[in-house]
RNA sequence: CAUAUACAUCAAGAGAAGGGCUGACGUCCUCGCCAACCUGCCUGACCUGGGCAAGGUGGUUGCUGCUAAGCAGCGAUGUGGUCGACCGACAACCAAUCAGGUACGC
Numbered sequence: 001c002a003u004a005u006a007c008a009u010c011a012a013g014a015g016a017a018g019g020g021c022u023g024a025c026g027u028c029c030u031c032g033c034c035a036a037c038c039u040g041c042c043u044g045a046c047c048u049g050g051g052c053a054a055g056g057u058g059g060u061u062g063c064u065g066c067u068a069a070g071c072a073g074c075g076a077u078g079u080g081g082u083c084g085a086c087c088g089a090c091a092a093c094c095a096a097u098c099a100g101g102u103a104c105g106c
Base pairs, nucleotide, nucleotide: 006079007078008077009076010075015031017030018029019028020027021026032060033059034058037056038055039054040052041051042050044104045102046101047100048099049098062074063073064072065071066070081090082089083088
């Protein structure tokens, strides 16, 4: 760097909110909240960790089986977004504004 026949997660957390549609189940929109998967930001650079929560998703009840630990199956989510035919271009907070290591520089 490539690899979706892949990898990671489903522990905890968070609205009996308002509205549209529907006979109902349910679904959609708005606002709030939660988490931190992707992008981004925080040290002069990079890596790891940590932090922030701006941009993109997601969540705000995962189910079943085995006695349990845990495992398995099913299911779900993520592995940035917008514009552009390609090349490419654009936006990303008023927040956090750190630790260790590496190679430079002084």

Record summary:
SAM-I/IV (S-adenosyl methionine) riboswitch aptamer from Pontibacterium granulatum, 106 nucleotides, folded computationally. It matches the Rfam family "SAM-I/IV (S-adenosyl methionine) riboswitch aptamer". Its family is annotated with regulation of gene expression and S-adenosylmethionine metabolic process in the Gene Ontology. A reference for the family is Weinberg et al. (2008), "The aptamer core of SAM-IV riboswitches mimics the ligand-binding site of SAM-I riboswitches", RNA. It was read from a public genome assembly, where an Rfam model found it. Its mean pLDDT, the model's own confidence on a scale to 100, is 75. Of the family's consensus pairs, 92% are formed in the model.